This is a predicted structure of a 522-nucleotide part of an RNA (small-subunit ribosomal RNA, 5' domain) from an uncultured bacterium.
[in-house]
Context: one part of a larger RNA
RNA sequence: GAUGAACGCUAGCGGCAGGCCUAAUACAUGCAAGUCGAACGGGAUCCACCAGCUUGCUGGUGGUGAGAGUGGCGCACGGGUGCGUAACGCGUGAGCAACCUGCCCGUCCCAGGGGGAUAGCCCCUCGAAAGAGGGAUUAACACCGCAUAACGUUAUACACCGGCAUCGGAGGUAUAACCAAAUAUUUAUAGGGGACGGAUGGGCUCGCGUGGCAUUAGCUAGUUGGUAAGGUAACGGCUUACCAUGGCAAUGAUGCCUAGGGGCUCUGAGAGGAGAAUCCCCCACACUGGUACUGAGACACGGACCAGACUCCUACGGGAGGCAGCAGUAAGGAAUAUUGGUCAAUGGGCGGAAGCCUGAACCAGCCAUGCCGCGUGCAGGAGGACUGCCCUAUGGGUUGUAAACUGCUUUUGUACGGGAACAAACCCCUUUACGAGUAGAGGGCUGAGUGUACCGUAAGAAUAAGGAUCGGCUAACUCCGUGCCAGCAGCCGCGGUAAUACGGAGGAUCCGAGCGUUAUCC
Numbered sequence: 001g002a003u004g005a006a007c008g009c010u011a012g013c014g015g016c017a018g019g020c021c022u023a024a025u026a027c028a029u030g031c032a033a034g035u036c037g038a039a040c041g042g043g044a045u046c047c048a049c050c051a052g053c054u055u056g057c058u059g060g061u062g063g064u065g066a067g068a069g070u071g072g073c074g075c076a077c078g079g080g081u082g083c084g085u086a087a088c089g090c091g092u093g094a095g096c097a098a099c100c101u102g103c104c105c106g107u108c109c110c111a112g113g114g115g116g117a118u119a120g121c122c123c124c125u126c127g128a129a130a131g132a133g134g135g136a137u138u139a140a141c142a143c144c145g146c147a148u149a150a151c152g153u154u155a156u157a158c159a160c161c162g163g164c165a166u167c168g169g170a171g172g173u174a175u176a177a178c179c180a181a182a183u184a185u186u187u188a189u190a191g192g193g194g195a196c197g198g199a200u201g202g203g204c205u206c207g208c209g210u211g212g213c214a215u216u217a218g219c220u221a222g223u224u225g226g227u228a229a230g231g232u233a234a235c236g237g238c239u240u241a242c243c244a245u246g247g248c249a250a251u252g253a254u255g256c257c258u259a260g261g262g263g264c265u266c267u268g269a270g271a272g273g274a275g276a277a278u279c280c281c282c283c284a285c286a287c288u289g290g291u292a293c294u295g296a297g298a299c300a301c302g303g304a305c306c307a308g309a310c311u312c313c314u315a316c317g318g319g320a321g322g323c324a325g326c327a328g329u330a331a332g333g334a335a336u337a338u339u340g341g342u343c344a345a346u347g348g349g350c351g352g353a354a355g356c357c358u359g360a361a362c363c364a365g366c367c368a369u370g371c372c373g374c375g376u377g378c379a380g381g382a383g384g385a386c387u388g389c390c391c392u393a394u395g396g397g398u399u400g401u402a403a404a405c406u407g408c409u410u411u412u413g414u415a416c417g418g419g420a421a422c423a424a425a426c427c428c429c430u431u432u433a434c435g436a437g438u439a440g441a442g443g444g445c446u447g448a449g450u451g452u453a454c455c456g457u458a459a460g461a462a463u464a465a466g467g468a469u470c471g472g473c474u475a476a477c478u479c480c481g482u483g484c485c486a487g488c489a490g491c492c493g494c495g496g497u498a499a500u501a502c503g504g505a506g507g508a509u510c511c512g513a514g515c516g517u518u519a520u521c522c
Stems, first nucleotide, its partner, number of pairs: 001521003005518005012374006018367002020332001025330003029327003034073003039070002046063008080285003089210008099202002104198007112146001114144002122135005152178007160169003183190003211257003218248003224244007260282004264275004287308005310321004338364001340363003346360001347358004377408004388399001390397002414458005422449001427444008466511005471492003477506005487494002
């Protein structure tokens, strides 16, 4: 000097930031991922009208359109944590002639014709529940064939390239085989299929760098390489069979311990050293272990299955759960906050849109935890007042311009009044232009924070100072008490009767809404 700090004493205000470092311990409760009726079948409820009559019911028509269901997209983002990991995990620089990429952009081409079901609804059964089973029936942009087929895929041939050659190969030419689609309505939009390219995101490989211990010296059998096959989006012992016996290591293999990595942060003249909170990038994880499914993308925090531990419900037959999301609870601890408001802005998901959802986010609340700013008054006022405290050589000194007193001001606070920006887009209305669904112009709607920030007015010094230290290091000294006691102390050391070192007082010094102590780092 610094800190995600804690503790003691003290405490007026504001701005900005930060806030479980310990138990990746266990979690009550609420919320944190939905959306689309312009994909689909359907339709409770309510309203209006009509008809029938039993006058409050039935039927019909129209409107409204809840909940549930099929389907699409999203749920792989966003948010959390640092257990594991000493590793191609991270950083940096290269590479993939060995790769994928939903939504988005550009270009080209296509969209013909059929089929069978199944949720839901209805009926029945079982079950305490969670839920399960059966029957009948129905739709789609759900599902399945058929047709069409290249700049796609595969195979073969040819040429070409590399290579001495066996052989390998992006791209090219030819031939053969194979693979697709979906419509909706308000008729203008939104979509569908194939191909190539782009963008974005990802996968993989390599060089170098990236802890401690040698009181860890040998390690390894899919191990190291080859052939073949399988597998993958893709290379590869990734997997398998066979063959060979290799591979690593004192330039530290293997083992053990510790640890997420970086941008950065602190310190330092620098070189270094230390740290890895907040913010950003990457990685890993989601009760513990394992597994795959779906999907463009997961081996998936708020999905599935199995096993385990734990908790809960039960009609004892069986079921349910996962806060390292935001709040919150218990526990642990020296120690770390509200079961708050809003989608107004920014961003995200869905939707043509209106809009819905969003504990992301923006705000508010708590805490001197830190940094910064402001205030606790200003000017005058000496008989250096009377008095008081303290000291004294009793003359006086000091507290001290301090007070009283006079004049002034009103920040903060209080009261009252006014009062924002953040909001302009989407959308709606009007209108202009043209390439006719896009662009431009004008107007309108929308604020959680918030009656907040800010501004004005009024009164009145009114509402606001403490902490540590004073032997040396180290700025600041006397008296009293105590008497190796009580105590102090970072080091040296003080205290046994004159203690500037203990305790108190007066005074002083240093900081100041803080000041000290402890811990840790340089």